[in-house]
RNA sequence: GAUAGAGGUCGCGCGGAACAUCAGUAUCUGCCCGGACGUGCCGGACACGGGGGAUGGCCAGAGAAAGGGAACUGCGCCGAAGGGACUAUUGCCGGAAAAUAUUCCCUGGGCUCGUGGUCGAACAGAUCCCUGACUGUCAUCGGAAGAUGGAGCGCUAUC
Numbered sequence: 001g002a003u004a005g006a007g008g009u010c011g012c013g014c015g016g017a018a019c020a021u022c023a024g025u026a027u028c029u030g031c032c033c034g035g036a037c038g039u040g041c042c043g044g045a046c047a048c049g050g051g052g053g054a055u056g057g058c059c060a061g062a063g064a065a066a067g068g069g070a071a072c073u074g075c076g077c078c079g080a081a082g083g084g085a086c087u088a089u090u091g092c093c094g095g096a097a098a099a100u101a102u103u104c105c106c107u108g109g110g111c112u113c114g115u116g117g118u119c120g121a122a123c124a125g126a127u128c129c130c131u132g133a134c135u136g137u138c139a140u141c142g143g144a145a146g147a148u149g150g151a152g153c154g155c156u157a158u159c
Base pairs, nucleotide, nucleotide: 001159002158003157004156005155008078011077012076013075014074015073016072019069027062028061029060030059032057033056037049038048039047040046041095042094043093044092081107082106083105084104085103087101088100089099090098108135109134111132114129116128117127118126119125137150138149139148140147141146
């Protein structure tokens, strides 16, 4: 260097259908109140709606979806994958956010403590940080049991 392979209390990711949640919310319709601004993420510009009464509020009727979700199932896999930073793009200008892409950096793996941070409608869930033991692997020490330490650019087998 090439090929094959291992890690497992949910190993990792992607897709599918159903279900619950979102939510009796948004929205629409009707009645009434009310009386000048409202909408387009923020500021500007611009556009649109508005005294033919908007936006808003009460009541009544109808009533979602996206995103997120444990479990199920199919597929691809074992840097599987996840996270972070810079830059670029996304039909006016500046900013924010999000998505995507390039490059670089971090993380062996899952679980768990935390009224911690972020996202989120959420006391769901995800993710980051932190706590704790567990587990695979290698190194060192050891007769063994085991202890300590390292990181996936690793480890095992064959060539």
Overview:
The RNA shown here (Lysine riboswitch aptamer) has 159 nucleotides and comes from uncultured Eubacterium sp. Its Rfam family is "Lysine riboswitch aptamer". Its family is annotated with lysine biosynthetic process in the Gene Ontology. The sequence is in RNAcentral, with records from MGnify. The coordinates come from a structure-prediction model, not an experiment, and the mean pLDDT is 80.